[in-house]
Context: one part of a larger RNA
């Protein structure tokens, strides 16, 4: 820009893409078969591998500062307590959210249609025979459909429901943001509000703070104390910021 008014929401599916795998064990059954050795079809069930998708409950990883420990040195006048630097984490032990695999869950199926090779029925040409010439049936991990995804610019531009005729319905700008993200877009919201921050409670992490007291000559230990501190988590709460507002979009539709 188009889709012969403008919108919001829900959809149909032309077309396209994805997927399509395999092994082993058990039962049937030591049955059919076979002198024996051996040993099934058909049918049913279990387990596994590789591959793929989604996810983070579990098991782990990461988690650049959430917690703790600790060496050297410098500083805060000193002690105590802290902070800086040693990798724009000094080192070490852990670790929430998020992201992840080696973790978890799930998938390939079943059914249907038309067939290949193949197997048939009826059956002439050719009094017989013949699956084929007319007619008709079965049959494959393959084809189509079924399953998953995209999809009406599918220019044959579809359908349904609802809204609007007022600068309307609606949209955008602007602002608070994240499950989204390079930007944009998408999504959640904008006071008729829990969108983000703050605060409160909780979860979770670390692992028992500082100060004071007791004890020991001291390094230390103990009590207060399962403490103190906590990033991204959950719930609540308008305290702060989403204020006010502007623009586009018409006039019933060749």
């Nucleotide at each position: 820009u188009g889709u012969a008014g403008g919108a919001u929401g829900u959809u149909u599916g032309a077309a396209a893409g994805g997927a399509g795998c395999u092994g082993u064990c058990c039962c049937u059954a030591g049955u059919a078969c076979g002198a024996g050795a051996g040993g099934a079809c058909c049918g049913g069930g279990g387990c596994a591998g590789a591959c793929g998708a989604a996810c983070c409950u579990c098991u782990g990883g990461u988690g650049u500062u959430c917690c703790a420990g600790u060496u050297g040195u410098c500083a805060c006048g000193c002690c105590a307590g802290u902070g800086g630097c040693a990798u724009u984490a000094g080192c070490u032990g852990g670790g929430u959210a998020g992201c992840u695999a080696u973790g978890u869950u799930c998938g390939g199926a079943a059914a249907g249609g038309a067939u290949a090779a193949g197997c048939g029925c009826u059956g002439a040409a050719a009094g017989c025979a013949u699956c084929u010439a007319a007619g008709u049936g079965c049959c494959a991990a393959g084809c189509c459909c079924c399953c998953c995804u995209u999809a009406a610019a599918a220019c044959u531009a579809g359908a349904c429901a609802u809204c609007c005729c007022g600068g309307a319905a609606g949209a955008c700008a602007c602002c608070u943001c994240a499950a989204a993200g390079a930007c944009u877009a998408u999504g959640a919201g904008g006071u008729u509000g829990a969108u983000a921050g703050g605060c409160c409670u909780c979860a979770a992490g670390u692992g028992c703070a500082a100060g004071u007291c007791c004890u020991g000559u001291a390094a230390g230990g103990g009590a207060u104390u399962u403490a103190g501190c906590u990033u991204a988590g959950a719930g609540g709460u308008a305290c702060u910021a989403a204020u006010c507002u502007g623009u586009c979009g018409u006039u019933c539709g060749g």